The part of an RNA shown here (small-subunit ribosomal RNA, 3' major domain) has 484 nucleotides and comes from a Verrucomicrobiota bacterium.
[in-house]
Context: one part of a larger RNA
RNA sequence: UGACGGGGGCCCGCACAAGCGGAGGAGCAUGUGGCUCAAUUCGAUGCAACGCGAAGAACCUUACCAGGACUUGACAUGCAACUGCACGUCCCGUGAAAGUGGGACUCCUUCGAGGGUGUUGCACAGGUGCUGCAUGGCUGUCGUCAGUUCGUGCCGUGAGGUGUUGGGUUAAGUCCCGCAACGAACGCAACCCUUGUGUUUAGUUGCCACCCCCGGUGAUGAGCCGGGGAGCACUCUAGACAGACUGCCCAUAUCAAGUGGGAGGAAGGUGGGGAUGACGUCAAGUCAGUAUGGCCUUUAUGUCCUGGGCUGCACACGUGCUACAAUGGCCGGUACAAUGGGAAGCAAGACCGCGAGGUGGAGCCAAUCCUCAAAAACCGGCCCCAGUUCAGAUUGGAGUCUGCAACUCGACUCCAUGAAGUUGGAUUCGCUAGUAAUGGCGCAUCAGCUACGGCGCCGUGAAUACGUUCCCGGGCCUUGUACA
Numbered sequence: 001u002g003a004c005g006g007g008g009g010c011c012c013g014c015a016c017a018a019g020c021g022g023a024g025g026a027g028c029a030u031g032u033g034g035c036u037c038a039a040u041u042c043g044a045u046g047c048a049a050c051g052c053g054a055a056g057a058a059c060c061u062u063a064c065c066a067g068g069a070c071u072u073g074a075c076a077u078g079c080a081a082c083u084g085c086a087c088g089u090c091c092c093g094u095g096a097a098a099g100u101g102g103g104a105c106u107c108c109u110u111c112g113a114g115g116g117u118g119u120u121g122c123a124c125a126g127g128u129g130c131u132g133c134a135u136g137g138c139u140g141u142c143g144u145c146a147g148u149u150c151g152u153g154c155c156g157u158g159a160g161g162u163g164u165u166g167g168g169u170u171a172a173g174u175c176c177c178g179c180a181a182c183g184a185a186c187g188c189a190a191c192c193c194u195u196g197u198g199u200u201u202a203g204u205u206g207c208c209a210c211c212c213c214c215g216g217u218g219a220u221g222a223g224c225c226g227g228g229g230a231g232c233a234c235u236c237u238a239g240a241c242a243g244a245c246u247g248c249c250c251a252u253a254u255c256a257a258g259u260g261g262g263a264g265g266a267a268g269g270u271g272g273g274g275a276u277g278a279c280g281u282c283a284a285g286u287c288a289g290u291a292u293g294g295c296c297u298u299u300a301u302g303u304c305c306u307g308g309g310c311u312g313c314a315c316a317c318g319u320g321c322u323a324c325a326a327u328g329g330c331c332g333g334u335a336c337a338a339u340g341g342g343a344a345g346c347a348a349g350a351c352c353g354c355g356a357g358g359u360g361g362a363g364c365c366a367a368u369c370c371u372c373a374a375a376a377a378c379c380g381g382c383c384c385c386a387g388u389u390c391a392g393a394u395u396g397g398a399g400u401c402u403g404c405a406a407c408u409c410g411a412c413u414c415c416a417u418g419a420a421g422u423u424g425g426a427u428u429c430g431c432u433a434g435u436a437a438u439g440g441c442g443c444a445u446c447a448g449c450u451a452c453g454g455c456g457c458c459g460u461g462a463a464u465a466c467g468u469u470c471c472c473g474g475g476c477c478u479u480g481u482a483c484a
Base pairs, nucleotide, nucleotide: 001484002483003481004480005479007478008477009476010475011474012473013472015468016467019431020430021429022428023427026322027321028320029319030318031317032316033315034313035312042053043052064308065307066306067305068304069303070302073124077123078122079121080120081119082118084117085116088105089104090103091102092101093100094099107115108114126297127296129295130294131293135291137286138285139284140282142280147186148185149184150183151182152181153162154161155160166177167176168175192274193273194272195271197242198241199240200239201238202237203236206232207231211229212228213227214226215225216224217223245268248262249261250260251259252258324424328383329382330381331380332379333378340371341370342369345364346363350359351358352357390421395416396415397414398413399412400411401410437460438459439458440457441456442455443454
C1' cells in the first nucleotide's frame, strides 16, 4: 500500500421488511447430469453452465456411428509432360447411392500455337484434429457500482503519502465550503434515439366536420345507411421549432451547495424508457463463427454417398407451459388495438368439408390490397361444488398439409378414450406503476415443424414500503493482523 476480520462508524441496492404472484407436489415441453449405445457429435459447469451456442436435428444441416467408394482430391494457385478435344449431353451394364466399366454425338481462334478443358506427375490443397494456460477479436461478471489515475508542487531515507481526506449535500469523486496543494484525464451528467404537450409546414394511399349531388329506407319530411364530388377543419403521418432551467414564491440551511412545500404547467426537480459499461478482476468463456502461432494428420484425423444417431431411459436437477376450478367451465350474442409481414409471397368475396383444409382467384411490389378473427371485458342462458359439463395426459381409429421421403422422428384436425392432479415439505424466485398479475396479437429462423422458447406490440390493471435491528451484495472513512 492492499487484502481479510463471526472489529467499529456512515451510506446505498426488491438486500431484508410490508405486499402481490410464482417455483419446490402433478402431467407435459425443453435443457443438463447419469445410465445405455455401433454412435447417442462438440462446447458451456456457483452467482456469471443447464428453453445456453441452436433466429428451427425427418434427408440436408452434421461435426458422431456402420457400410460402400475416391486419392492433386469437394475447393485455390503454379510448373512440367501427354496430347486427347472439348466442357457437356444421350444410351447401356453394375450399384442402395456415391462411384465404376463401355459406347455414341461434340470446341473457339487474329492459325502465333493462345484460351478453355481432360489425364499423368510435382509443389500443394484439406482437417468442426489438439492447445482459449501461446494469441487477436468479441463476450460475460463485479456494475451503470462511483470509482481509477496523471502533471507540477509539497511531505517522507524509502516503499509511498498528499491531491481523492474533513464539514455538508447528491442518483453520482454531483456540487458547495474548508484544507500544501494547484490543475488535468478516463468514468458521472449532458449531447443521441424513443415516449408524453403545443405551434407550424405538408395533405396522398391518410382523414370526413361543414357544403353539394346520387341511390336505399322512411311519408316525396326529419333521421339513418351506402356511394361520388368538394375540402385539409379534426385524427393521423413525418419534418422543423417551442417547452423544464430549482426559472418563480414561501420555509430551511454556513444564508453556500442543496432540501421540504407551493404556484403555473401536458410534464417538476435525472419527467418515463432505451442506447451508452472507467482503471481493472476472474490464466472467466470462445482455436466449433471467422482470424492466427505451435503441434499432429496426408490412399486419411481429408472428400463423397446410403442408412442410422444427435429424439435412446431404472433415475436426479434446472427452466417453462397446462391445471387442480364458480373471480370458474360451456353455449349464444355483441364491442374496442398496436407492433409487424407480404412476389418461388400475402391472399379477399364465393363454393365444398363438422374440421384441419380444398377449389378458385379479385386486389396488392402495399398509409391504397391482404394477413385482420383481436382475446380477456360486456349482455343473456345452462352447470351447483362432484375427481364434476373441472382438468386434459395417454391410447385406438379416421383424416389434412408440407416435403424425393413423415417407420425410427413432423405439425394439425375429427370421433372415441378420459391418467395424475382437490393449491404443493424443508426451502426458494420475481416485482415499487401503466410496474406485478392477467388477455390476446405480430415477427425472425423456416418447405414443414417439436415455439409451451426468444424478441416485440397493444388491452385490462393492482397491493405494499413502519423502517434499516437482522440475511446478501456494494461504496467511503477508521482500527487490528503471525497474510501478500
Annotation
The coordinates come from a structure-prediction model, not an experiment, and the mean pLDDT is 82. It matches the Rfam family "Bacterial small subunit ribosomal RNA".